[in-house]
RNA sequence: UAUCUUUUAUCGCUUAAUUCGUAAGAAGCGGGGGAACCACUUUUGUGGCCAGUAUUGCCACUUGGGGUGAAUCCUUUUUUGAAGGUAGGGUUACUCUCAUACCCGAAUCCGACAGCUAACCUCGUAAGCGUUCUGGGAGAGGAGUG
Numbered sequence: 001u002a003u004c005u006u007u008u009a010u011c012g013c014u015u016a017a018u019u020c021g022u023a024a025g026a027a028g029c030g031g032g033g034g035a036a037c038c039a040c041u042u043u044u045g046u047g048g049c050c051a052g053u054a055u056u057g058c059c060a061c062u063u064g065g066g067g068u069g070a071a072u073c074c075u076u077u078u079u080u081g082a083a084g085g086u087a088g089g090g091u092u093a094c095u096c097u098c099a100u101a102c103c104c105g106a107a108u109c110c111g112a113c114a115g116c117u118a119a120c121c122u123c124g125u126a127a128g129c130g131u132u133c134u135g136g137g138a139g140a141g142g143a144g145u146g
Stems, first nucleotide, its partner, number of pairs: 011130004018027003028125006038115001045061005064113001065110004073085005088104004094139006
């Protein structure tokens, strides 16, 4: 001097996922269930257990349905896999916006069942990473000089 690896700190990003506290917990943020009114009037699955049968009840499953999420849908193909596109979403280092450039467009949960929904009930606060030293406009804030 160069390269690689590891660790720590700072800054920043996706996200509800941050702060306080020794801890238990709390605050903040976020999700689900749940009246009236309104809306919808559309079927409802499979296996097992108790029982003579049926209903009911209980257990398990996922094709129906539903939830979290930006993550839906279409075409092609060897139709598993994969490719292309797309609704939609993110970053481009003060904020907003336009442009430019770079990306994502998954996964998973509930278990036949849930519209909205005040009161009320209940749950989460994981995880994973590294865009820029780009431009125009508007705005905010700070510093210096007089």

This is a predicted structure of a 146-nucleotide RNA (c-di-AMP riboswitch aptamer (ydaO/yuaA leader)) from Heyndrickxia sporothermodurans. Of the family's consensus pairs, 92% are formed in the model. Model confidence (mean pLDDT): 78 of 100. The organism belongs to Heyndrickxia, within Bacteria. The RNAcentral record of the sequence draws on Rfam and Ribocentre.